[in-house]
RNA sequence: AUUCCGCAAAACCAAACCUUGCACAAGCAGGGGACAGAAAGCCACGGGUCUUCAAGCGGUAGAACAAGGACCUCGGGGAGCUUGAAGAUAGCCGAGUUGCCGCU
Numbered sequence: 001a002u003u004c005c006g007c008a009a010a011a012c013c014a015a016a017c018c019u020u021g022c023a024c025a026a027g028c029a030g031g032g033g034a035c036a037g038a039a040a041g042c043c044a045c046g047g048g049u050c051u052u053c054a055a056g057c058g059g060u061a062g063a064a065c066a067a068g069g070a071c072c073u074c075g076g077g078g079a080g081c082u083u084g085a086a087g088a089u090a091g092c093c094g095a096g097u098u099g100c101c102g103c104u
Base pairs, nucleotide, nucleotide: 005102006101012037017032018031019030020029021028022027035091041097042096045094046093047092048089049088050087051086052085053084054083055082056081057080071076
């Protein structure tokens, strides 16, 4: 120096929740706060999930439940699902990329 590793120390980061602001929303940012993290650094390229809008299908999706149609692992289930556009999430996973410390 490189690769791996993380039972030490130092440093870093900061979930939920509270609060202020921004956004239609998902969510983001500041402060408080610590559940965690060895890439919980960066990056929306792939998948997942979520949001908004539009269209289509589905009880009219507004409210109900009379009885049953979306969905489904085909047993069930009881309002969603699909497509498109625009977003969010890197603390959902993968790919890419960069990198701190060094007890043993």
About this RNA: The RNA shown here (c-di-GMP-I riboswitch aptamer) has 104 nucleotides and comes from Candidatus Sulfotelmatobacter sp. NCBI's taxonomy places the organism under Bacteria, Acidobacteriota, Terriglobales, Candidatus Korobacteraceae, Candidatus Sulfotelmatobacter.